[in-house]
């Protein structure tokens, strides 16, 4: 980062499996992708769980800071590798 060349990854749905979930693992499929390889280090987001404080209060609830586990690398910043070589 190109109307190049050689490739590569793989949304969504679907099936089947794990999982309390978030999601993720194969298959099949291609939304897009110059890192849509890889890494949970900031940050956002999502799920579990415990929860101050406030609403309500007949039973019953609603909202919800912040702990602590977990997910998302195709949210976004960063580390790291890595194919090609026009302009």
């Nucleotide at each position: 980062g190109a109307u190049a060349a050689a490739g590569g990854c793989a949304a969504a749905a679907c099936c089947g499996g794990a999982g309390c979930a978030a999601u993720c693992c194969g298959g099949u499929g291609a939304c897009g992708c110059a890192a849509a390889g890889c890494c949970a280090c900031g940050g956002g987001u999502c799920c579990g769980u415990c929860g101050a404080a406030g609403c309500a209060u007949u039973c019953a609830g609603c909202u919800a800071a912040g702990g602590c586990g977990g997910a998302u690398a195709g949210c976004c910043g960063g580390g790291u590798u890595u194919c090609c070589g026009a302009a």
About this RNA: c-di-GMP-I riboswitch aptamer from a soil metagenome, 87 nucleotides, folded computationally. The RNAcentral record of the sequence draws on MGnify. Rfam family: c-di-GMP-I riboswitch aptamer. Its family is annotated with cyclic-di-GMP binding in the Gene Ontology.